[in-house]
RNA sequence: GGGGAAUUAGCUCAGCUGGGAGAGCACCUGCCUUGCACGCAGGGGGUCAAGGGUUCGAGCCCCUUAUUCUCCA
Numbered sequence: 001g002g003g004g005a006a007u008u009a010g011c012u013c014a015g016c017u018g019g020g021a022g023a024g025c026a027c028c029u030g031c032c033u034u035g036c037a038c039g040c041a042g043g044g045g046g047u048c049a050a051g052g053g054u055u056c057g058a059g060c061c062c063c064u065u066a067u068u069c070u071c072c073a
Base pairs, nucleotide, nucleotide: 001072002071003070004069005068006067007066010025011024012023013022019056027043028042029041030040031039049065050064051063052062053061
C1' cells in the first nucleotide's frame, strides 16, 4: 500500500425481508433472611463508531472517515 471482517446499554452479544431498539450478566429498589448469599418481583441506563446521502420511514441500503482484528505484499 491492497483485500476481508467488526463497531448496538457498564461488559458479552442478538436484531430475520427497511417499520415495536432488545437479551444475559452487571447496577438500583422492594420482598425473603437475625444478617449475608441464593431466589422472586419491579426499575434505571442507548448520539446503534462519526459525518453525509437514498427513502414516507435507516441499527439494516449507498458514499466518505475513524478505531480494532485478520490475510496478501

Transfer RNA from Candidatus Crickella merdequi, 73 nucleotides, folded computationally. Model confidence (mean pLDDT): 82 of 100. Its Rfam family is "tRNA". By type it is a transfer RNA. About the family: Transfer RNA (tRNA) molecules are approximately 80 nucleotides in length. It was read from a public genome assembly. The organism belongs to Candidatus Crickella, within Bacteria.